[in-house]
Context: one part of a larger RNA
RNA sequence: UGCAUACGGUGGAUGCCUUGGCAGCUGGAGGCGAUGAAGGACGUGGUAGCCUGCGAUAAGCUUCGGGGAGGUGGCAAACGACCUGUGAUCCGGAGAUUUCCGAAUGGGGGAACCCGGCCACUUUUAGUGGUCAUCACAUGCUGAAUCCAUAGGCAUGUGAGGCGAACCCGGGGAACUGAAACAUCUAAGUACCCGGAGGAAAAGAAAUCAACCGAGAUUCCCUAAGUAGCGGCGAGCGAAAGGGGAGGAGCCUGCAAGUGAUAGCAUCUGAGUUAGGGGAAGCGUCUGGAAAGUCGCGCGAUACAGGGUGAUAGCCCCGUACCCGAAAACUCGGAUGUGGUACUAAGCUUGCGACAAGUAGGUCGGGACACGUGUUAUCCUGACUGAAGAUGGGGGGACCAUCCUCCAAGGCUAAAUACUCCCAGCUGACCGAUAGUGAACCAGUACCGUGAGGGAAAGGCGAAAAGAACCCCGGUGAGGGGAGUGAAAUAGAACCUGAAACCGUAUGCAU
Numbered sequence: 001u002g003c004a005u006a007c008g009g010u011g012g013a014u015g016c017c018u019u020g021g022c023a024g025c026u027g028g029a030g031g032c033g034a035u036g037a038a039g040g041a042c043g044u045g046g047u048a049g050c051c052u053g054c055g056a057u058a059a060g061c062u063u064c065g066g067g068g069a070g071g072u073g074g075c076a077a078a079c080g081a082c083c084u085g086u087g088a089u090c091c092g093g094a095g096a097u098u099u100c101c102g103a104a105u106g107g108g109g110g111a112a113c114c115c116g117g118c119c120a121c122u123u124u125u126a127g128u129g130g131u132c133a134u135c136a137c138a139u140g141c142u143g144a145a146u147c148c149a150u151a152g153g154c155a156u157g158u159g160a161g162g163c164g165a166a167c168c169c170g171g172g173g174a175a176c177u178g179a180a181a182c183a184u185c186u187a188a189g190u191a192c193c194c195g196g197a198g199g200a201a202a203a204g205a206a207a208u209c210a211a212c213c214g215a216g217a218u219u220c221c222c223u224a225a226g227u228a229g230c231g232g233c234g235a236g237c238g239a240a241a242g243g244g245g246a247g248g249a250g251c252c253u254g255c256a257a258g259u260g261a262u263a264g265c266a267u268c269u270g271a272g273u274u275a276g277g278g279g280a281a282g283c284g285u286c287u288g289g290a291a292a293g294u295c296g297c298g299c300g301a302u303a304c305a306g307g308g309u310g311a312u313a314g315c316c317c318c319g320u321a322c323c324c325g326a327a328a329a330c331u332c333g334g335a336u337g338u339g340g341u342a343c344u345a346a347g348c349u350u351g352c353g354a355c356a357a358g359u360a361g362g363u364c365g366g367g368a369c370a371c372g373u374g375u376u377a378u379c380c381u382g383a384c385u386g387a388a389g390a391u392g393g394g395g396g397g398a399c400c401a402u403c404c405u406c407c408a409a410g411g412c413u414a415a416a417u418a419c420u421c422c423c424a425g426c427u428g429a430c431c432g433a434u435a436g437u438g439a440a441c442c443a444g445u446a447c448c449g450u451g452a453g454g455g456a457a458a459g460g461c462g463a464a465a466a467g468a469a470c471c472c473c474g475g476u477g478a479g480g481g482g483a484g485u486g487a488a489a490u491a492g493a494a495c496c497u498g499a500a501a502c503c504g505u506a507u508g509c510a511u
Base pairs, nucleotide, nucleotide: 001510002509003508004507005506006505007504008503009502015496016460017459020431021430022428023427024426025425026424027423028422029420030419031163032162039101040100041099042055043054044053046079049075050074051073061095062094063093064092065091066090070083071082072081106115107114108113116132117131118130119129120128121127122126134160135159136158137157138156139155140154141153142152167198168196169195170194171193172192178185182232208215209214219246220245221244222243223242229237230236250412251411252410254352255351256350257349258348259347264338265337266336267335268334269333270332271331272330273329274328276324277323278322282297283296284295286293298315299314300304306318307317308316361385362384363383364382365381366380367379368378371397392407393406394405395404396403447454448453467495470482471481472480473479
């Protein structure tokens, strides 16, 4: 040094586990914000830090309910001081307080800081409270050049502003790529930017389709159909009618007068949500550290879903089926009543009206339609033009006639549809710590970067800390040896299991 065997060290694979994730289903909710949000800074405990909660009334205050014996949140024990059947802690409803920054809004500013004006009060050279941004609209006052006026100014009132995961509508709008190159084309009206709204949005009651038969707003799904078509007729793009379903709803118009219902409001009532309450039935034996396992004999079940308990529990605990429950707040439904009809909107009656013009259409240039200008209808419109008036007008894919059908140039409209930051319950031939979220653990943290931004690693003693008193070696160490606990300490905190690489010790053999 090698091989073999045994025993170790190192290491943290594997097995088992799960507090965390992932994907869904059902129901709810679909917004918060100048009454100051989202998000933060700084504080706040008898306490040094962090998390959580809260805000100078600061792990809390008041009140109304629930609940019923222990409490003063967690890491995190001890001590101290207290509270509690005169009902604490805890849970829910309502309210109070709510520093500073932040749309941030008195002015400024390098966010969490600096500096003011005015009014009121007071303990009057110092405080307390209130108020003072901008824009839009309305009303009133005032008011230039410039006579009337207008612009402008001032005041008052109302509203807006910012944030938020996706979904929606509108305004803009790529490239990589594909075409095996590339320019029309494609990718794609996608990504992205901007504006706006709602719980959905948008669309919507035919100047529609159809085809000589007829249908009867819109939206969504299946089909028609990869069809008809479009297309350097390349790559590719790609309908509609019709049929079957989901759902189903229709309406309004300016002025004046009258009438009298609804929403609204109040009361009553029902259901639901936000705390909760009741809730059946088992003992013994054996093994064992421990019984829920074994054996024996019982019981409940509208409850044998699930979880926990020292191994595998219907009957030990929490629950489960089932039943019950709200002072207060909110949501939805019903009934009754009410009154101003002031505002908004509708019905009915009467009178007078209105029924849509720089529009339809045309020419040129673009765009949208599955449709790339094509034989190209239809829709939108930048420029220029420009009708008719129901005896009228539009459409039926060039165009004309016949025929059919509808009535543009004003407006509203639930449901079926899309989505899930969020709440509750439930489900999984989903993951099980290199997996599953980046994050099971104090993670968008540590750390990196000037910044935009990037972005980890890290779970497991034991049933219970019973977490090793005391003794010994040692540096008042580290670490270890005894003793003790425990079923187990090769379960000792560097802690379940403990593979391999790698490193040793002992023995044998070989050299």
RNAcentral holds the full RNA, with entries from ENA and SILVA. A computed fold for a 511-nucleotide part of an RNA from a Deltaproteobacteria bacterium, annotated as large-subunit ribosomal RNA, domain I. NCBI's taxonomy places the organism under Bacteria, Pseudomonadati, Myxococcota, Myxococcia.